[in-house]
RNA sequence: AGCAGAGUAGAGUUCUGCGCGUUAAGUGUCGGGCGAACGGGGAGUUGUCGUCCGGACGAAAAGAGUGUUUUUUGGCGAUACAGCCGAAAAACCUCUUGCGGUGCAGAUCUCGCAUCCCGCUGAA
Numbered sequence: 001a002g003c004a005g006a007g008u009a010g011a012g013u014u015c016u017g018c019g020c021g022u023u024a025a026g027u028g029u030c031g032g033g034c035g036a037a038c039g040g041g042g043a044g045u046u047g048u049c050g051u052c053c054g055g056a057c058g059a060a061a062a063g064a065g066u067g068u069u070u071u072u073u074g075g076c077g078a079u080a081c082a083g084c085c086g087a088a089a090a091a092c093c094u095c096u097u098g099c100g101g102u103g104c105a106g107a108u109c110u111c112g113c114a115u116c117c118c119g120c121u122g123a124a
Stems, first nucleotide, its partner, number of pairs: 003122003010111003014107006020100003029055008040118004061097005067092010
């Protein structure tokens, strides 16, 4: 010199826990701007990720409540008012089961330096 190998960031699967949305955010997708990271060292893409702007597409709800507020209304109140006991409607709230290419955390397994130079380990 040549050969073989290890190790990163990160990505994904499954499970668990806690949330968010179901009044549609989020996820996914396309275009553009900016930025970040990329085995131990250096460089680094047309690849990866984040963020911002814009475009198109787009959904699964069901049930329960001694709950709250408002409105209407029936009875008692001799009448009116107050008050008491009910009913209905609307909005909201809470809970349960679902749903979402849903968020975060943990566990699990799989993949994994685009590429270039150097280094590390091993055998001969």